[in-house]
RNA sequence: AUAUUGAAAAGGCAAACUCAUCGAAAGGUGGGGACGCAAAGCUACCUGUCUAAAGAAUGGCAACAUUCCAGGAUCGAGGGGAUACCAAA
Numbered sequence: 001a002u003a004u005u006g007a008a009a010a011g012g013c014a015a016a017c018u019c020a021u022c023g024a025a026a027g028g029u030g031g032g033g034a035c036g037c038a039a040a041g042c043u044a045c046c047u048g049u050c051u052a053a054a055g056a057a058u059g060g061c062a063a064c065a066u067u068c069c070a071g072g073a074u075c076g077a078g079g080g081g082a083u084a085c086c087a088a089a
C1' cells in the first nucleotide's frame, strides 16, 4: 500500500409517521422525526417489484368501466459497475 474483515474512535445517513410541495399514479423533493444501516453514499447495466398517464383492445347511446403495456418509479429488493473514512484481531 492492497485485499478480506469490522472490536474501538471520529463522524455519516435516515424507516414508519407527519407538514408543505411536484406528479395521472407509483413515487420524488424540502422541514420535523429515528426503525435501522459499514457503503442505507453514487449508478437504472441485468433481474425482481410497483404504477398505468398516453396508446391499443373489449363492453356501453354516452359518461365511463375492464384488460394489455413503461418511454415512468424503486439502489432501505437482489446482483453488477466505479468510488470511499478509520483501524483492533
Base pairs, nucleotide, nucleotide: 005087006086012037013036017032018031019030020029021028022027035076042081043080045079046078047077048074049073050072055068056067057066058065059064
Molecule: c-di-GMP-I riboswitch aptamer
Organism: Aliidiomarina soli